[in-house]
Predicted 3D model of a 119-nucleotide RNA (SAM riboswitch aptamer (S box leader)) from a soil metagenome. Rfam family: SAM riboswitch aptamer (S box leader). Gene Ontology term of the family: regulation of gene expression. RNAcentral holds the sequence, with entries from MGnify. The prediction has a mean pLDDT of 82.
């Protein structure tokens, strides 16, 4: 830097003590113990393996390899992750509400940004 995916799931203990949710505002969690290590356990299915179908040279068969209505398996693999949607929004357009603008609230689409993962 590309390229997927973020309305779904999944905690408990021990050390240790006040801050955590990236960032700004909101709202929230936290001495009924924050954030951090450790240590068992769990989610998920990116990768990796594996099965199962396609495709695979003029025609059959097969291997390399591609690919699957996000295919099927979680498997002593590499990651990741286990409050609240990425907790919400921020920037752009657009609905809906008014007798007219015009903002906000409030729905709905892209988008920035931020996280993981593979290259």
């Nucleotide at each position: 830097c590309u390229u997927a995916u973020c309305c779904a799931g999944a905690g408990u203990g021990g050390c240790u003590g006040a801050g955590g949710g990236a960032c700004u505002g909101g709202c929230c969690c936290u001495a009924c113990g924050a954030a951090g290590c450790c240590a068992c356990a769990g989610c998920a299915a990116c990768c990796g393996g594996u099965c199962c179908g396609a495709c695979g040279a003029g025609c059959a068969g097969u291997g390399a390899g591609u690919c699957g209505a996000c295919g099927g398996c979680g498997c002593a693999g590499g990651u990741g992750c286990u409050a609240a949607a990425u907790c919400c929004a921020g920037c752009c357009g657009g609905g809906a509400g008014a007798a007219a603008c015009u903002g906000a609230c409030c729905c709905c689409g892209g988008g920035g940004a931020g996280a993981u993962a593979a290259g």